[in-house]
RNA sequence: CUCCUCGUAGUUCAACGGAUAGAGCACAAGUUUGCGGAACUUGAAAUGGAGGUUCGAUUCCUCCCGAGGAGA
Repeated sequence: CUCCUCGUAGUUCAACGGAUAGAGCACAAGUUUGCGGAACUUGAAAUGGAGGUUCGAUUCCUCCCGAGGAGA
């Protein structure tokens, strides 16, 4: 320098272009317990950035940023 893959809650992963973006673990509160833990209930929490296409974009296109890989 060129090409390929990826970027979504704290973390690990989902989500035909269409419903309020879901789930496990973790976290907070409550119930329970002599205290914890476990269990149960509830809650908070996210689409890397900017444009474009579309009635509608997490999804498709372009550029940028970041991570990984291949080639020279």

The prediction has a mean pLDDT of 81. The RNA shown here (transfer RNA) has 72 nucleotides and comes from a Minisyncoccia bacterium. Rfam family: tRNA. It is annotated as a transfer RNA.